[in-house]
Predicted 3D model of a 73-nucleotide RNA (transfer RNA) from a Candidatus Magasanikiibacteriota bacterium. The coordinates come from a structure-prediction model, not an experiment, and the mean pLDDT is 82. Its Rfam family is "tRNA". Rfam classes the family as a transfer RNA. It was read from a public genome assembly.

RNA sequence: GGGCCUGUAACUCAGCGGUUAGAGUGCCACCCUUAUAAGGUGGAAGUCGAUGGUUCGAUUCCAUCCAGGCCCA
Numbered sequence: 001g002g003g004c005c006u007g008u009a010a011c012u013c014a015g016c017g018g019u020u021a022g023a024g025u026g027c028c029a030c031c032c033u034u035a036u037a038a039g040g041u042g043g044a045a046g047u048c049g050a051u052g053g054u055u056c057g058a059u060u061c062c063a064u065c066c067a068g069g070c071c072c073a
Base pairs, nucleotide, nucleotide: 001072002071003070004069005068006067007066010025011024012023013022018056027043028042029041030040031039049065050064051063052062053061
């Protein structure tokens, strides 16, 4: 330098154009327990990598850029 893949909550991930973006783990509170762990209930936490575009409507499609990974040179 060329090609491909990935980027969504603190972490691991789901979400193939349409209501308020979800799960598990973790975190906080409460219940349970003599206490801790385990278990149960509830809660907080997201400018969906950035900027444009297409569309009535974009996390989703397109372009460019940024970051990471793999392959080739």